[in-house]
Model confidence (mean pLDDT): 78 of 100. This is a predicted structure of a 386-nucleotide RNA (Bacterial RNase P class A) from a Myxococcaceae bacterium.
RNA sequence: GGAGUGGCCGGGGCGAACGCUGGCCGCUCGUACUCCGAGCGACGGGAGGAAAGUCCGGGCUCCACAGGACAGGGUGCUGGCCAACGGCCAGUCGGGGCGACCCGCAGGAAAGUGCCACAGAAAUCAAACCGCCCGCGGCCACGCGGGUAAGGGUGAAACGGUGCGGUAAGAGCGCACCGCGUUCCUGGUGACAGGGACGGCACGGCAAACCCCACCCGGAGCAAGAGCCGAUAGGGGAGCGCCUUCGCAAGAAGGCACAGGCGGUCCGUCUGAUGCUCCCGGGUGGCUCGCUGAUGAGGCGCCUGGGUAACCAGGGCCCUAGAUGAAUGUUCGCUGCCCGCCCGUUUGGGCGGGUACAGAACCCGGCUUACAAGGCCACUCCGGCG
Numbered sequence: 001g002g003a004g005u006g007g008c009c010g011g012g013g014c015g016a017a018c019g020c021u022g023g024c025c026g027c028u029c030g031u032a033c034u035c036c037g038a039g040c041g042a043c044g045g046g047a048g049g050a051a052a053g054u055c056c057g058g059g060c061u062c063c064a065c066a067g068g069a070c071a072g073g074g075u076g077c078u079g080g081c082c083a084a085c086g087g088c089c090a091g092u093c094g095g096g097g098c099g100a101c102c103c104g105c106a107g108g109a110a111a112g113u114g115c116c117a118c119a120g121a122a123a124u125c126a127a128a129c130c131g132c133c134c135g136c137g138g139c140c141a142c143g144c145g146g147g148u149a150a151g152g153g154u155g156a157a158a159c160g161g162u163g164c165g166g167u168a169a170g171a172g173c174g175c176a177c178c179g180c181g182u183u184c185c186u187g188g189u190g191a192c193a194g195g196g197a198c199g200g201c202a203c204g205g206c207a208a209a210c211c212c213c214a215c216c217c218g219g220a221g222c223a224a225g226a227g228c229c230g231a232u233a234g235g236g237g238a239g240c241g242c243c244u245u246c247g248c249a250a251g252a253a254g255g256c257a258c259a260g261g262c263g264g265u266c267c268g269u270c271u272g273a274u275g276c277u278c279c280c281g282g283g284u285g286g287c288u289c290g291c292u293g294a295u296g297a298g299g300c301g302c303c304u305g306g307g308u309a310a311c312c313a314g315g316g317c318c319c320u321a322g323a324u325g326a327a328u329g330u331u332c333g334c335u336g337c338c339c340g341c342c343c344g345u346u347u348g349g350g351c352g353g354g355u356a357c358a359g360a361a362c363c364c365g366g367c368u369u370a371c372a373a374g375g376c377c378a379c380u381c382c383g384g385c386g
Base pairs, nucleotide, nucleotide: 001382002381003380004379005378006377007376008375009374012335013334014333015332016331017330018329020046021045023043025041026040027039028038029037030036048357052368053367055366056365057364058363059362060221061220062219063218067267068266069265070264072217073216074215075214076213077091078090079089080088081087092106093104094103095102096101107212108211112210113209114206115205116204129152130151131148132147133146134145135144136143137142160178161177162176163175164174165173179201180199181198182197183196184195185194186193187192225289226288227287228286229285235280236279237278238277239276240275241256242255243254244253245252246251258272259271260270261269262268296319298318299317300316302315303314304313305312306311336355337354338353339352340351341350342349343348
C1' cells in the first nucleotide's frame, strides 16, 4: 500500500417565528360550590436502533378452585447464564476457507417400517458390461469352458484406502500404515481427545423419512379485562328427576341421574330453582379505567469484587411520550459531513448536488430483516521498504 474477517459508534447541529399534544401550577368563564368542560398564562416533557416482521419466550388479564393420563406440539452434542426461550456464553465434533473466521440438517440406523429414481452387470446380506489370466478348438477374426474383481465404464454412493510382496492373472491372499471392531489405560465435570493390546475385519446412506429415546408445554389474548351511562323487546318458548338423613316447617347435607364449564379425549372436579341449560327473536352507542416509559426480571461507554465469558453480587446516580381516527410539525436563516467542477496553493475560497432505513399504541427479554454519509478498535493474508 492492497484485499479481507469480527465488533462498536453514528442516525446531523444551532437559532427564530407560527402551530400540535400530555403533565403540574395559577387566573377567568360556564354555575354559587364540587365534579366536569372551555379559554389564557408560566414552567417543564413529547418517536427507534431497529419503533418493522409477529418468529420465539414471559409479565399481566380472563376462563377457573385447578389435578392426572393419553393424543398433539416444541427442542435435540457438552457445560454454564437467564424469569424463560427455539436465546446468549464457553467448549467438543463435523463441514467451508491459505487464514483471521463462518456454518451446523449435532441423540438413536443391532426396536421396527420405508426409500435409494435414472444410469449401470449389480444399490444389501448383490454383481460381471468392457477387460485380465488359464485350457480347448480355429489360417485368422473369434467361439466354448474355468478363474478373477486389481484396471476401465455407469452413478450421489459399487461391500475398505495407499503401497509392497505374492499369483497363471488377481484378491486382506500376506505384510506396513490408515480406517473399522473388541478391550484396557491416561487426561477432562462433560461432549470428547490421546495411547496400548488383540483381531484381516465389511452389514452402506437417508430419521429436515415414519419412528424410538430424553426434556419441556393448559387455552385465549389489551380488539385481554373492569366499571358507569344509554339503547332494545325487564321479549317468546322448552327442560331441570329420584332416594336417604336431620328438622314441626322453612331449609341443610349426602348419593345416583341429567345438563353445562374446564384447548381435543378419558378420569377427575366445579355449577345447577329469585338459579342453570337450550332454541327463536331483538339491541349492542358513548365515556372512564386498564394506559404509563408506568418502581421494574427498570435504566446508566458509573464504581468495586467474582467469573475466560455470558453474567452475578454490592455500592452510587436517575424516573425519561401516552395518542384514541390517532399529537411529537411547518417555514426561514446559519452551519456540519460527503461528492463533483473552477480558482488558488500557506491556511483556503466559490458554484452545484446529496445527507439512509424508517414512525410508539399494554409492557419487557431475544431472534430475523432494512439502513446513506462518516468514524473507531482488534485480527488475518498478499506485496514492497527499512
Background: It matches the Rfam family "Bacterial RNase P class A". Gene Ontology terms of the family: ribonuclease P activity, dimeric ribonuclease P complex and tRNA processing. About the family: Ribonuclease P (RNase P) is a ubiquitous endoribonuclease, found in archaea, bacteria and eukarya as well as chloroplasts and mitochondria. Lineage of the source: Bacteria > Pseudomonadati > Myxococcota > Myxococcales > Myxococcaceae.